[in-house]
RNA sequence: GUGGUCGUAGCUCAAUGGCAGAGUGUCAGCUUGUGGAGCUGAAAGUUGCGAGUUCGAAUCUCGUCGACCACC
Numbered sequence: 001g002u003g004g005u006c007g008u009a010g011c012u013c014a015a016u017g018g019c020a021g022a023g024u025g026u027c028a029g030c031u032u033g034u035g036g037a038g039c040u041g042a043a044a045g046u047u048g049c050g051a052g053u054u055c056g057a058a059u060c061u062c063g064u065c066g067a068c069c070a071c072c
Stems, first nucleotide, its partner, number of pairs: 001071007010024004018055001026042005048064005
């Protein structure tokens, strides 16, 4: 340099163009002699960034940044 895959909560990952979710972790409460386990609740997201298409975009298109793989 060329081609491909990926980027979503602190972490690991979902989500047919139509309410952004789960597990785990964190915080608070209940429970316990204490801790753990268990139960209940809460917080945590400009879906890497910028544009376009669309009534509507995490999803489609283009650009760009980063990571990884292959080729040269």